[in-house]
Context: one part of a larger RNA
């Protein structure tokens, strides 16, 4: 100087407390461990691994296993030789296919000194080499997590100290903040904080093609004429600064209350992550040193596996019901996607869906309306709760749903009556609850990412648990 203390002081955080809803019990989904297996590819491991890499494993993916094939190779550059039938396409034989052997048709390289001379393509050959999701993340780059959006981390000059170092950065106040004020052997500065950026909330203005309709006409319908006031869209501005008033404070920084205001003291949300820590994670995104394989640890193919199942754990979904289930009628969003696409209306089907096509490269058409809410019924039951499981008939995607997809109809109707110890999230348009869309994707979500609808309770307080910041003290620690 740090680190540590079941030392002290001050302060903060959904850290506790006060509340609301969960997890832990059930069934299922999903990830992991374990076991099994020819293989169940590999990685991730307290917080910070476990709906994580995977924004989507039937084949492919795919790295794993079995079997079959191949060896200058699936891919790149260089050399030699040959060809100028390269490429697409039809059909056939053998085969699981890769592949091997035949075959139909179409279309056929540029320049040129006319020398196969130069270029280009293909095939064959030999060698340099290719190739490796093989090892090492404890050799690395890059990227990422975490402490933590915590308020810290440092430097120059000066001063003090033999020196390591100290000072500044400590102190008194204050703040979300090393934020600001005052004081002070310090005076300044840098990286962080804040602001500048995006978005939501108010107003003005510009512009109305697809958006809107107050008044006038018109219509089944903003449909049409007309209009751009309103809504909205998307550009440019304004607006909030403790600016004003009172109190308090040290006459400061600030704090408390008030006015005005759409908004008030950082207005809400986001992006933004200092010096560093964890030899944290990743050699399987990529790049890369070293090591290793080179008729195989490379390449290709078929089938299987990643989907197994005495069990254990994590994360979720659905429930156990009346604040509910069911039937009928009826209303209101936001955001986003769409041409190998979204697909209206009509018709067929109980339904998943099918058929036919209108419109739309989209403020124009379409996905696209739903849940919650309001009236009727059920009346506390393992039930009109719950929907697992199983049988069967179908639908869709796709060469192909056996291993191993999703969905629909009929039948079946399991566990489950609110969950031990323990444990998680959340402070406001939040929790809870309800649906909607998107990415990837042929098909497949209870996951992920986004969107809106309805919409609470509680916070006395900081003694205690956890994490963190500053000062101080002790130390057989470095």
């Nucleotide at each position: 100087u740090g680190a540590c203390g079941g030392g002290g002081g001050c302060c903060c955080g959904c850290a506790c407390a006060a509340g609301c809803g969960g997890u832990g019990g059930a069934g299922c989904a999903u990830g992991u461990g374990g076991u099994u297996u020819a293989a169940u590819u590999c990685g991730a491991a307290g917080c910070a691994a476990c709906g994580c890499g995977c924004a989507g494993a039937a084949c492919c993916u795919u790295a794993c296993c079995a079997u079959c094939c191949u060896u200058u190779g699936a891919c790149a550059u260089a050399c030699c030789a040959a060809u100028c039938u390269c490429g697409g396409u039809u059909a056939g034989u053998g085969g699981a296919g890769a592949c091997a052997c035949u075959u139909u048709c179409c279309u056929u390289u540029a320049g040129u000194u006319c020398g196969g001379c130069u270029g280009g393509a293909u095939u064959g050959g030999a060698u340099a080499c290719a190739g490796g999701u093989g090892c090492u993340g404890c050799a690395u780059g890059g990227c990422u997590g975490u402490c933590g959006u915590c308020a810290g981390c440092u430097c120059g000059u000066g001063u003090c100290g033999u020196g390591a170092g100290a000072u500044g950065u400590u102190g008194g106040g204050u703040u979300a903040a090393g934020u600001c004020c005052c004081g002070c052997a310090a005076c300044g500065a840098g990286c962080g904080c804040a602001a500048c950026c995006c978005u939501c909330g108010c107003c003005u203005u510009u512009a109305g093609g697809u958006g809107c309709c107050a008044g006038c006409a018109u219509u089944u319908a903003g449909u049409u004429g007309g209009g751009c006031a309103c809504u909205c869209u998307a550009g440019a501005g304004g607006g909030a600064c403790u600016g004003c008033c009172g109190g308090u404070g040290a006459u400061a920084a600030g704090c408390c209350g008030g006015a005005g205001g759409a908004a008030g003291g950082u207005g809400g949300g986001g992006a933004u992550g200092a010096c560093g820590u964890c030899a944290a994670g990743u050699c399987c995104u990529c790049a890369u040193g070293g090591c290793c394989c080179u008729u195989a640890c490379g390449u290709g193919a078929u089938g299987g596996g990643c989907c197994a199942c005495a069990c254990a754990c994590g994360u979720g979904c659905u429930a156990c019901a009346a604040u509910g289930g069911c039937c009928a009628g009826u209303a209101c969003a936001g955001a986003g996607a769409g041409c190998a696409g979204c697909g209206a209306a009509g018709c067929c089907g109980c339904g998943a869906g099918g058929u036919c096509u209108a419109g739309c490269u989209a403020a124009u058409c379409c996905c696209c309306a739903a849940a919650a809410a309001c009236u009727g019924u059920c009346u506390c039951a393992g039930u009109u709760c719950g929907g697992a499981u199983u049988g069967u008939u179908c639908u869709c995607u796709g060469c192909a749903a056996c291993u191993c997809g999703a969905g629909a109809g009929c039948a079946u109707g399991a566990a489950g009556u609110u969950g031990g110890a323990a444990u998680c999230g959340c402070u406001a348009g939040u929790a809870a609850u309800c649906g909607u869309g998107g990415a990837a994707c042929a098909g497949c979500a209870u996951g992920c990412c986004a969107c809106g609808g309805u919409g609470a309770a509680u916070a006395c307080g900081u003694u205690c648990c956890c994490g963190g910041g500053c000062c101080u003290u002790g130390u057989a620690c470095a």
Molecule: small-subunit ribosomal RNA, 3' major domain
Organism: uncultured prokaryote